[in-house]
Molecule: c-di-GMP-I-GGC riboswitch aptamer
Organism: Candidatus Desulfatifera sulfidica
RNA sequence: UAAGAUAAAGCCAAACCUGUUGAAAAACAGGGACGGAAAGCCACGGAUCUUAACAGAUAGCCGAGCUGCCUCAA
Numbered sequence: 001u002a003a004g005a006u007a008a009a010g011c012c013a014a015a016c017c018u019g020u021u022g023a024a025a026a027a028c029a030g031g032g033a034c035g036g037a038a039a040g041c042c043a044c045g046g047a048u049c050u051u052a053a054c055a056g057a058u059a060g061c062c063g064a065g066c067u068g069c070c071u072c073a074a
Stems, first nucleotide, its partner, number of pairs: 001073001003071002011036002016031006034060001040066002044063003047058004
């Protein structure tokens, strides 16, 4: 620097269930694994969702930006 295997030393944890917070979208904690090679961070652009509006939510919707483990090849 390139690539990511029916791999995996280690990592995260969808749906669903329980509890708490919130008007809601949702979030957090525990259980649980559908998946993930950035499913780590970040609402900057787009998108979706909530809201009468203000304003919020989603990074496990797609990009931009920042950082990083392992394996393998040169």